[in-house]
Context: one part of a larger RNA
RNA sequence: GCCGGCGACUUACUCUGUGCGGCGAGGUUAAGCCGCGAGGCGGAGCCGUAGCGAAAGCGAGUCCGAAUAGGGCGUUCAGUCGUACGGAGUAGACCCGAAUCCAGGUGAGCUACCCCUGGCCAGGCUGAAACGUGGGUAAAACCACAUGGAGGGCCGAACCGGUGUUGGUUGAAAACAGCUCGGAUGAGCUGGGGGUAGGAGUGAAAGGCCUAUCAAACCUGGUGAUAGCUGGUUCUCCCCGAAAUAGCUUGAGGGCUAGCCUCGCAUGGUCAGUAGUGGCGGUAGAGCACUGGAUGGGCUAGGGCCCUUACCCGGGUGCCGAUCCCAACCAAACUCCGAAUGCCAUCAACUGCAGUGCGGGAGUCAGACUGUGAGCGAUAAGGUUCAUGGUCGAGAGGGAAACAGCCCAGACCGCCAGCUAAGGCCCCGAAAUAGAGGCUAAGUGGGAAAGGAUGUGUGGUUGCUCAGACAGCCAGGAGGUUGGCUUAGAGGCAGCAAUCCUUUAAAGAGUGCGUAAUAGCUCACUGGUCGAGUGACCGUGCGCCGAAAAUGUAACGGGGCUCAAGCCUCUUGCCGAAGCUGCGGAUUUGUUGGGCCUGCGGGUCCAGCAAGUGGUAGGGGAGCGUUCUGCACCGAGUGAAGGUGGACCGUAAGGACCGCUGGACGGUGCUGAAGUGAUCAUGCCGGC
Numbered sequence: 001g002c003c004g005g006c007g008a009c010u011u012a013c014u015c016u017g018u019g020c021g022g023c024g025a026g027g028u029u030a031a032g033c034c035g036c037g038a039g040g041c042g043g044a045g046c047c048g049u050a051g052c053g054a055a056a057g058c059g060a061g062u063c064c065g066a067a068u069a070g071g072g073c074g075u076u077c078a079g080u081c082g083u084a085c086g087g088a089g090u091a092g093a094c095c096c097g098a099a100u101c102c103a104g105g106u107g108a109g110c111u112a113c114c115c116c117u118g119g120c121c122a123g124g125c126u127g128a129a130a131c132g133u134g135g136g137u138a139a140a141a142c143c144a145c146a147u148g149g150a151g152g153g154c155c156g157a158a159c160c161g162g163u164g165u166u167g168g169u170u171g172a173a174a175a176c177a178g179c180u181c182g183g184a185u186g187a188g189c190u191g192g193g194g195g196u197a198g199g200a201g202u203g204a205a206a207g208g209c210c211u212a213u214c215a216a217a218c219c220u221g222g223u224g225a226u227a228g229c230u231g232g233u234u235c236u237c238c239c240c241g242a243a244a245u246a247g248c249u250u251g252a253g254g255g256c257u258a259g260c261c262u263c264g265c266a267u268g269g270u271c272a273g274u275a276g277u278g279g280c281g282g283u284a285g286a287g288c289a290c291u292g293g294a295u296g297g298g299c300u301a302g303g304g305c306c307c308u309u310a311c312c313c314g315g316g317u318g319c320c321g322a323u324c325c326c327a328a329c330c331a332a333a334c335u336c337c338g339a340a341u342g343c344c345a346u347c348a349a350c351u352g353c354a355g356u357g358c359g360g361g362a363g364u365c366a367g368a369c370u371g372u373g374a375g376c377g378a379u380a381a382g383g384u385u386c387a388u389g390g391u392c393g394a395g396a397g398g399g400a401a402a403c404a405g406c407c408c409a410g411a412c413c414g415c416c417a418g419c420u421a422a423g424g425c426c427c428c429g430a431a432a433u434a435g436a437g438g439c440u441a442a443g444u445g446g447g448a449a450a451g452g453a454u455g456u457g458u459g460g461u462u463g464c465u466c467a468g469a470c471a472g473c474c475a476g477g478a479g480g481u482u483g484g485c486u487u488a489g490a491g492g493c494a495g496c497a498a499u500c501c502u503u504u505a506a507a508g509a510g511u512g513c514g515u516a517a518u519a520g521c522u523c524a525c526u527g528g529u530c531g532a533g534u535g536a537c538c539g540u541g542c543g544c545c546g547a548a549a550a551u552g553u554a555a556c557g558g559g560g561c562u563c564a565a566g567c568c569u570c571u572u573g574c575c576g577a578a579g580c581u582g583c584g585g586a587u588u589u590g591u592u593g594g595g596c597c598u599g600c601g602g603g604u605c606c607a608g609c610a611a612g613u614g615g616u617a618g619g620g621g622a623g624c625g626u627u628c629u630g631c632a633c634c635g636a637g638u639g640a641a642g643g644u645g646g647a648c649c650g651u652a653a654g655g656a657c658c659g660c661u662g663g664a665c666g667g668u669g670c671u672g673a674a675g676u677g678a679u680c681a682u683g684c685c686g687g688c
Stems, first nucleotide, its partner, number of pairs: 001688006011091013026047003032041003051058002061073004094232002097229001101222006112196009121186001123155003126151001130147001132145004159183003164179004198214001201209002235623006245258005259364002261361007271352004276346005285337001286335002291331003295327004302320002304317004367392010397408003412585004417581003423575003426559003432572001434571006445561001451545002455542010472529005478502003484496002508523001512521002586613012624677001626674003630670006642661005648655002
């Protein structure tokens, strides 16, 4: 891992609701007793039949109160016992799961420390004290040599350790192996005997060790501890169908009540949408009348500065400037104004059958994205918090290449029938290589900004132009003058100021290059040649540049596409879904008609019509199957159950029948009772 078996809402009591049954202003017994049993007895008690008040108490009333005032609770409404089921409470209370806490015991054969008693440490090196001899001294000290053999001394086996590294890591091993390394006469190592015990021991102290276990051992018990947590929870079909919010919470991943779902009873036009009418309001927008902000101008009080002045005055100003006026603005916490939508009411009509009250049962309290209006954030986030819609959640189908939340559209079942939606129609790949007119040349389309540009289409404004424009070519481009100043120089052309006059067809006191300064080239300007358009600007469509990323084209799904298979405008067809339609079938609810049964409440069957039948949590309904019980009946060695194969039946759970196997029990109808249904709990046991 697979297969098989086992495996989770029970039971008792109490309360509450519903169905059914008994009796009914009553209902019912409990313990106990009698009896083999079935059953009988037992009326204590409980519930109901009257309430109100704290109570005394009063009573269809009573309490508060001075009240014959008012108000509160009552006065109308059938209960009770049993039984099944739904729910609650108390119990382990759907099942499995802690880490814990406590009690009583068992452990020092591992290990820590201690006590007693034994054992062990190859070999080599060093050479302390002391003593001796000699030297030395006044005597000592001291020096040398010899002897000597000290040391938690040195090197290094056994022994004890475990430094680094490699291997090992379902190991050879639940701590090892190889190499390397530390101690090795000591606080050394070790045998045997003995001692200390769980909040206790022991500890050269690491919370270490106390039998592969230690911030409190192990075993058993309390014990089915508790688990607001995780996981799991077993057959089928039918009807309805949520929530992820509010308030409170030692509350935030849990609860309680409400909201939203379901079932029953009651009510009967109450509800929602649309239209009319009457109201509510201060948002969007706008505005500046208030509160504030804020720009320019005018006028002006006041102030600054300068002058004047003993003081009071006064004068100047190109500075600042309240108020007021003009113009133009800004505001969630501004409003002289002010929508749309919304909300409330009313009136009927239409559509939907949606509303409300009471009662039984829930689940939900992590929401997600998207459009719109806002706050926070950075006019960031697949961000966050509200509001208001949608979808997902709990929604399949078609589209978006793929893609919960986007677009289209809500799947009862069947069909080798039709029409459409979004989106598409060259091929992959269903349907137009459709039609008309334009645009794009960038593969733009098929990713991106500020900004840049004689890309190109189109609309407009305005110059010049056959009295010849624009571009090219030929020619001229002069004189006063090298203007003045400045400067070493400044001659059109470093710089400053000025920028005239003349001759002219025209020519600047000079557009650029150039020189040390001149010179030289060139332009403006003019003539000629040529012969028809040529400049500037504004708007707009489509394009261009701007444009760098990590495995491989890789920013159309791909192929591929250029009067398109791209973009814009228009048109006609077609394709396209579980949408809609057609045909057949099932079922629910309502309704109409009919048959049968009836305890007259109703039940059941058939046909027609109408509306439905996605669905998680969850509510409600109806069934299938398993084991056993009772009653009735049936099958079985002429072969039961079980196993196995099969093309049968039923909407499903399931149920027949036949063959083979098997070799002794099995089934049907009705009824009752449950150890009643398993792919899943890192489930348990077994097999492989």